Model confidence (mean pLDDT): 76 of 100. Predicted 3D model of a 108-nucleotide RNA (Glycine riboswitch aptamer) from Agromyces allii. NCBI's taxonomy places the organism under Bacteria, Bacillati, Actinomycetota, Microbacteriaceae, Agromyces. It was read from a public genome assembly, where an Rfam model found it. Rfam family: Glycine riboswitch aptamer. Rfam describes the family as follows. This family represents the bacterial glycine riboswitch. Glycine riboswitches usually consist of two metabolite-binding aptamers domains with similar structures in tandem. The model forms 91% of the base pairs in the Rfam consensus.
């Protein structure tokens, strides 16, 4: 000096799975009322709120194989496999892929 790789950041791409019910401000529609401003009642009202159940798995988390060690047990041990704690079922987030930047360095 310092590539690949690693960490962080940015950009782009990026799947899956949802229903039911309740209340309801704002808003809006109708009606009534008022000289007018307004007021009252009823209806509608979302991806927001609450509750119930269901479902998905690619943040994170957990578990296991081959294999290694051992006389044995124990232990080590990956995943986009499994679980579904968490997360999610519009958006966000999201493994993974590509590009760029920064950082500390190893090899050469």
């Nucleotide at each position: 000096c310092g590539a690949c790789g690693c960490a962080u950041c940015g950009c782009g791409g990026g799947a899956g799975a949802g229903c039911c019910g309740g209340a309801g401000a704002c808003g809006u529609u109708c009606u009534g009322u008022u000289g007018a401003c307004g007021c009252a009642g009823a209806g509608c009202c979302g991806g927001g709120c609450c509750g119930g159940c269901a479902c998905c798995g690619a943040a994170g988390g957990a578990g296991c194989a081959a294999g290694c060690c051992u006389c044995c047990c124990c232990g080590c041990c990956a995943a986009u496999c499994u679980c579904u704690c968490a997360g999610g079922u519009a958006u966000c987030a999201c493994a993974c892929c590509g590009c760029g930047a920064u950082g500390a360095a190893c090899a050469c």